[in-house]
RNA sequence: CUGAAAACAAGGCAAACCUGCCGAAAGGCGGGGACGCAAAAUCACCGGCCUAACGGGUGCUCGCAACAGCGUCCCACGGCAGCGGGGUCACCAGG
Numbered sequence: 001c002u003g004a005a006a007a008c009a010a011g012g013c014a015a016a017c018c019u020g021c022c023g024a025a026a027g028g029c030g031g032g033g034a035c036g037c038a039a040a041a042u043c044a045c046c047g048g049c050c051u052a053a054c055g056g057g058u059g060c061u062c063g064c065a066a067c068a069g070c071g072u073c074c075c076a077c078g079g080c081a082g083c084g085g086g087g088u089c090a091c092c093a094g095g
Stems, first nucleotide, its partner, number of pairs: 012037002017032006035082001041088003045085003048080003055074007
């Protein structure tokens, strides 16, 4: 350095849920809390998944019209690393 890695030991992280804050939402951060995790450390590079504010299409309502409101469809420039792949870093003990 690479592969494999049962047991022992020291620890680590923290799902759902509750709660405060941020956000249009997905979701994120803090506190509580543990479902689990040997990379559940880190990075949106690839695939996938989530949301749809802005924007666009369309229908309806109002109306002379414009505008506006509501419904619906499309859309990531928003997000998920505890969905998978990949990159990077990595503690202790025994063989």

This is a predicted structure of a 95-nucleotide RNA (c-di-GMP-I riboswitch aptamer) from a Rhodocyclales bacterium. Of the family's consensus pairs, 100% are formed in the model.